[in-house]
């Protein structure tokens, strides 16, 4: 320099045009215990990396740029 894969709450991730964006752990409150720990119920927490564009309608299609990993030279 070229090709390809990604990028979604604090951390990992699902969802790849249409319903309120989906689960785990973590966090915060209640129960539960003499306390703790586990358990159970609840609850806060995402402008989907940025901007443009196609579309009635984008987290998704498309182009640019920004970041990160892999391969070729």
């Nucleotide at each position: 320099g070229g090709g390809c894969u990604c990028g979604u709450g604090g951390u990992c991730u699902a969802g790849u045009g249409g319903c309120u964006a989906u689960g785990a752990c973590g966090u915060c409150g209640c129960c539960c215990u003499c306390a703790c720990a586990c358990g159970g119920c609840g609850a806060a927490g995402a402008u989907c990396g940025a901007g443009a564009g196609u579309u009635c309608a984008a987290u998704u299609c498309u182009c640019u740029c920004c970041g990160a990993g892999c391969c070729c030279a």